[in-house]
Context: one part of a larger RNA
RNA sequence: UGACGGGGACCCGCACAAGCGGAGGAACAUGUGGUUUAAUUCGAUGAUACGCGAGGAACCUUACCCGGGCUCAAACGACAGCGGACAGCGCCUGAAAGGGCGUCUCCGGCAACGGCCGCUGUCGAGGUGCUGCAUGGUUGUCGUCAGCUCGUGCCGUGAGGUGUCGGCUUAAGUGCCAUAACGAGCGCAACCCCCAUCUCCAGUUGCCACCGGGUCGUGCCGGGCACUCUGGAGGGACUGCCAGCGCAAGCUGCGAGGAAGGCGGGGAUGACGUCAAAUCAGCACGGCCCUUACGUCCGGGGCGACACACGUGUUACAAUGGCGGAGAACAGAGGGGAGCCACGUGGCGACACGGAGCCGAUCCCUAAAAUCCGUCUCAGUUCGGAUUGGAGUCUGCAACCCGACUCCAUGAAGCUGGAUUCGCUAGUAAUCGCGCAUCAGCCAUGGCGCGGUGAAUACGUUCCCGGGCCUUGUACA
Numbered sequence: 001u002g003a004c005g006g007g008g009a010c011c012c013g014c015a016c017a018a019g020c021g022g023a024g025g026a027a028c029a030u031g032u033g034g035u036u037u038a039a040u041u042c043g044a045u046g047a048u049a050c051g052c053g054a055g056g057a058a059c060c061u062u063a064c065c066c067g068g069g070c071u072c073a074a075a076c077g078a079c080a081g082c083g084g085a086c087a088g089c090g091c092c093u094g095a096a097a098g099g100g101c102g103u104c105u106c107c108g109g110c111a112a113c114g115g116c117c118g119c120u121g122u123c124g125a126g127g128u129g130c131u132g133c134a135u136g137g138u139u140g141u142c143g144u145c146a147g148c149u150c151g152u153g154c155c156g157u158g159a160g161g162u163g164u165c166g167g168c169u170u171a172a173g174u175g176c177c178a179u180a181a182c183g184a185g186c187g188c189a190a191c192c193c194c195c196a197u198c199u200c201c202a203g204u205u206g207c208c209a210c211c212g213g214g215u216c217g218u219g220c221c222g223g224g225c226a227c228u229c230u231g232g233a234g235g236g237a238c239u240g241c242c243a244g245c246g247c248a249a250g251c252u253g254c255g256a257g258g259a260a261g262g263c264g265g266g267g268a269u270g271a272c273g274u275c276a277a278a279u280c281a282g283c284a285c286g287g288c289c290c291u292u293a294c295g296u297c298c299g300g301g302g303c304g305a306c307a308c309a310c311g312u313g314u315u316a317c318a319a320u321g322g323c324g325g326a327g328a329a330c331a332g333a334g335g336g337g338a339g340c341c342a343c344g345u346g347g348c349g350a351c352a353c354g355g356a357g358c359c360g361a362u363c364c365c366u367a368a369a370a371u372c373c374g375u376c377u378c379a380g381u382u383c384g385g386a387u388u389g390g391a392g393u394c395u396g397c398a399a400c401c402c403g404a405c406u407c408c409a410u411g412a413a414g415c416u417g418g419a420u421u422c423g424c425u426a427g428u429a430a431u432c433g434c435g436c437a438u439c440a441g442c443c444a445u446g447g448c449g450c451g452g453u454g455a456a457u458a459c460g461u462u463c464c465c466g467g468g469c470c471u472u473g474u475a476c477a
Base pairs, nucleotide, nucleotide: 001477002476003474004473005472007471008470010468011467012466013465015461016460019424020423021422022421023420026315027314028313029312030311031310032309033308034306035305042053043052064301065300066299067298068297069296070295076124077123078122079121080120081119082118083117084116088103089102090101091100092099093098106115107114108113126290127289129288130287131286135284136283137279138278139277140275142273147186148185149184150183151182152181153162154161155160166177167176168175192267193266194265195264197235198234199233200232201231202230203229206225207224211222212221213220238261241255242253243252244251245250304443317417321376322375323374324373325372326371334365335364336363339358340357343354344353345352346351383414388409389408390407391406392405393404394403430453431452432451433450434449435448436447
């Protein structure tokens, strides 16, 4: 100087407390361990691995296993030689890849030669092989915590200290005061984006607001940008004003005005560094290793196994509910041409057949919970839907291993879950549906977004966890 303390002082955080809803019990989905296996490819492992890399494993992917092939090689560059087009087509063999045979047989130029392709030879290839403890780059975490440093000066023999301490204040090393320190840098804040309000500009969405026409009805038509909205440019909030407290910074106020008030809400933004943290399998790269194989092509299998253990989820155990019916109830954000598909017809249905519109503020995908009526009456049930049998639909070369969906039948466990443990402070939790990426299809209950309905509680900081700052002890560095 640090680190540590079941030392002290001060302070903060859904850290506790106060609440609401979960997990831990059940079934299933998914990841992991283990076991098994020819292989169950590899990585991630307290917090910071475990619906993680993977935002799509039937083949492909694919890196694994078995088997069959190739060896200048699946692709690319260079040189030399040879051949001519290569290709294509036909046949044989084969699971395919591959192998064999036959047929056809170049272009430009007078030529030298050049172009193109193939074969042979050679030099480069190729490797998801090893090392993240050789590395770059990127990332997680402490932590959006308020810290981490420098120049000059001063103090100390020196390591180093001071500044950065103290008082008040703040979300903040935020600011004020004080001060052997005076300044400065990286962080904080602000500048950026979205939301909430207004103004201006612009109107193939919106409106009978205004005028006219038309309809069973509808902005449907003419017409018009007032409003809504869309998209751009600005205004607006600064403790600015008032009152109280305070030297000041600032704090308090069911104070005013205002759409918004004291950081208005959300996002992006992550200091010096820590964990030899993660990644050589995204990519790049040093070294090492393989070279008729550790390269590469193909067929099939595996990554989907199953006594078991754990994590994350979904659905439930019901009456604040299930089921049936009704009134065209009411969104936002996205997506759409090998696409979204209105509407019609067929089918109980998945869907099929026909078929308009839309490269889209114009057409389509497009709500559910809620509300009203009826029924069920506490039961393993009209709860719950696993599992299994049968019949189908769709995608795709192909659904046996191993897809999703539909219909009929079957109806398992489960009656609120031990110790323990997680999330959340407001348009939040809880609950309800919708969309997107990946994608032929999909094992999505995952991930990322969107809106609808919409709470309870916080006395307080003694305690648990993590952190900041000052101080104290230390036989630790």

A computed fold for a 477-nucleotide part of an RNA from an uncultured bacterium, annotated as small-subunit ribosomal RNA, 3' major domain. Its mean pLDDT, the model's own confidence on a scale to 100, is 82.